[in-house]
RNA sequence: GCGGCUAUAGCUCAAUGGAUAGAGUGUCGCUCUCCGAAGGCGAAGAUGGCGGUUCAAUUCCACCUAGCCGCA
Numbered sequence: 001g002c003g004g005c006u007a008u009a010g011c012u013c014a015a016u017g018g019a020u021a022g023a024g025u026g027u028c029g030c031u032c033u034c035c036g037a038a039g040g041c042g043a044a045g046a047u048g049g050c051g052g053u054u055c056a057a058u059u060c061c062a063c064c065u066a067g068c069c070g071c072a
Stems, first nucleotide, its partner, number of pairs: 001071007010025004018055001027043005048064002051061002
């Protein structure tokens, strides 16, 4: 330098182009307990950036950024 893959919650992962973007784990609160743990209830928390296509984009397309892999 060229090509491919990936990017969603603190972490690990879901999500036919149309739902209030979900789950596990973690965090916080409440409950339970003599106190904790476990259990139960609840809460906060996310689509890498900029454009494009579309009535509608996490999803499709281009570019950029970052990571991984391959080629040179």
A computed fold for a 72-nucleotide RNA from an Elusimicrobiota bacterium, annotated as transfer RNA.
RNAcentral holds the sequence, with entries from ENA.
The source organism's lineage runs through Bacteria, Pseudomonadati and Elusimicrobiota.